A computed fold for a 403-nucleotide RNA from a Terriglobales bacterium, annotated as Bacterial RNase P class A.
RNAcentral holds the sequence, with entries from ENA.
[in-house]
């Protein structure tokens, strides 16, 4: 100092101007809606993916089971988690023990890590044989035939040690042992089973017994355990228009002369009065319509438009103490740090910084020009996972320089 790799932070500063949006004071506006002006706040480490797990809100809900879904070695942390720390086994990488490997140790680093001795099922392709074990080719023993022989043809057996094929071949070195062979037989490893002794547990560590039974795959069904109601701030509350619907009331008729009649009513004229709408802004005045419920007025109730709240003081940031190997939690002290809604947080000028290019200069420097990422609240937290220019800080390896 350099390359590869692991972790952890930062994510441009700074000022001027001229913008947007929130909340406050004060003035302007009779109010109100709004305007002014002055102080104050204004995106991230991922706001993203919406993939998990809460918080809140509203609908469901005797209680049980099925079915469905998630999860899955062990302790802990938390509000909760599939997340986080610790820890067992086990695999990858590297690096020390050693001449190698094997094996141990050490450091990182990975993950659906629970049953394959409950059942079903699947194992491509190659291969003789993929799970009821199998004889391709070699090894061995033997018949028969041919050959002087070496051997070869054609048969019956024995073998799983060699060789070949595969992700994967029926335990695995090695020594005896055989006709060759083979847990046959024995040391060792590994396996299975029993009980010990240590851990809180997963597990581990030695001991006896057994030759060995049981290939893989559950991110194939399926066992086992254990969890599980649905929707989501467009959740959901509450104010409340125009119109048009719905309920309730109110408001102007009586009269004569007929018809019908189930004697309850029904109806046709006629002029008068009332309400009401147009001539026409009022009064007469003409006129249309209505007079027991149609219009009209009053009022209630619902949704809708719009408005408010939910809405940001929260499992909150920060510093320092104590308890824990650590995740974490405990106490104390401080801080207030967008809350908008079709949606504000930008624009434009300087000056610094960081890089990259190019010219001066021996150098230090300087000048000029580009560029500076990913991306961007929407109800709030706790994670995951993805994206990121450049920077800076801790660690490992290797290599090469220097003392």
């Nucleotide at each position: 100092c350099a390359g590869c790799u692991g972790g952890g932070c930062c994510g441009g500063a700074u000022g001027g101007c001229c913008g947007c949006u929130c909340u406050u004071a004060u003035c302007c506006g009779u109010c109100a809606a709004g305007g002014a002006u002055g102080a104050g706040g204004g995106a991230g480490g991922a706001a993203a993916g919406u993939c998990c797990g809460a918080a809140c809100u509203c609908c469901g809900c005797a209680g049980a089971g099925c079915a469905g879904u998630g999860u899955g070695c062990c302790g802990g942390a938390u509000a909760a988690c599939g997340u986080c720390c610790g820890g067992g086994a086990g695999g990858g990488u590297g690096g020390a023990a050693c001449u190698a490997a094997a094996u141990u140790c050490c450091a990182u680093u990975c993950g659906a890590c629970g049953g394959a001795a409950a059942g079903u099922g699947c194992c491509a392709c190659a291969g003789a044989a993929a799970a009821u074990a199998u004889a391709c080719c070699g090894c061995c023993c033997u018949g028969g035939c041919g050959g002087c022989a070496a051997c070869g043809c054609c048969g019956g057996g024995g073998u799983a040690a060699g060789g070949g094929u595969g992700a994967a071949a029926a335990g695995g070195u090695g020594c005896g042992g055989u006709a060759a062979g083979a847990g046959c037989g024995c040391a060792c490893c590994g396996c299975c089973g029993c009980g010990g002794c240590a851990g809180u547990a997963a597990u581990g560590c030695a001991g006896c017994g057994g030759g060995c039974a049981g290939g893989g795959c559950a991110a194939a069904c399926c066992c086992c355990a254990c969890a599980c109601g649905g929707a989501g701030c467009a959740a959901g509350a509450c104010c409340a228009a125009a119109u048009a619907g719905g309920g309730a009331g109110g408001a102007a008729g009586a009269c004569g002369c007929g018809g019908c009649u189930u004697c309850g009513g029904c109806u046709g004229c006629g002029g008068c009065a009332c309400g009401u709408g147009c001539c026409u802004g009022c009064u007469c005045g003409g006129u249309g319509c209505g007079u027991c419920a149609a219009a009209c007025c009053u009022u209630c109730g619902g949704g809708u438009a719009g408005g408010u709240c939910g809405c940001u003081a929260g499992a909150g940031g920060c510093g320092c103490g104590c308890a824990g190997c650590a995740a974490u939690g405990c106490g104390c002290g401080u801080c207030c740090c967008a809350g908008a809604g079709g949606a504000a947080u930008g624009g434009c000028c300087g000056u610094c910084c960081u890089g990259c290019g190019g010219g001066a200069g021996c150098a230090a420097u300087u000048c000029c020009g580009c560029a500076g990422a990913c991306a961007a609240a929407a109800u709030u937290c706790g994670g995951c996972u993805u994206a990121c220019a450049g920077g800076c800080c801790c660690g490992g390896c290797u290599g090469c320089u220097g003392a």
It is recorded under the gene name rnpB.